Transfer RNA from Alienimonas chondri, 73 nucleotides, folded computationally. Rfam family: tRNA. Rfam describes the family as follows. Transfer RNA (tRNA) molecules are approximately 80 nucleotides in length. Taxonomically the source falls in Alienimonas (Bacteria, Pseudomonadati, Planctomycetota, Planctomycetaceae).
RNA sequence: GCGCCCCUAGCUCAAUGGAUAGAGCGCCGGUCUACGGAACCGGAGGUUGAAGGUUCGAGUCCUUCGGGGCGUA
Numbered sequence: 001g002c003g004c005c006c007c008u009a010g011c012u013c014a015a016u017g018g019a020u021a022g023a024g025c026g027c028c029g030g031u032c033u034a035c036g037g038a039a040c041c042g043g044a045g046g047u048u049g050a051a052g053g054u055u056c057g058a059g060u061c062c063u064u065c066g067g068g069g070c071g072u073a
Stems, first nucleotide, its partner, number of pairs: 001072007010025004018056001027043005049065005
């Protein structure tokens, strides 16, 4: 250089073009406990890498750019 794949919450990951984008872990609060942990209940946390396009509607499809990974000479 060329080809392919990935980018969504602090981390690991879901989400058939259609309801308010979810789960686990973590974090915060509560119940329980002599205290803590565990367990249980609740909560906060998102410009879905960026910018455009298609569409009534985009995390999802298309283009460009950025970051990462694999392959190849």
Its mean pLDDT, the model's own confidence on a scale to 100, is 80.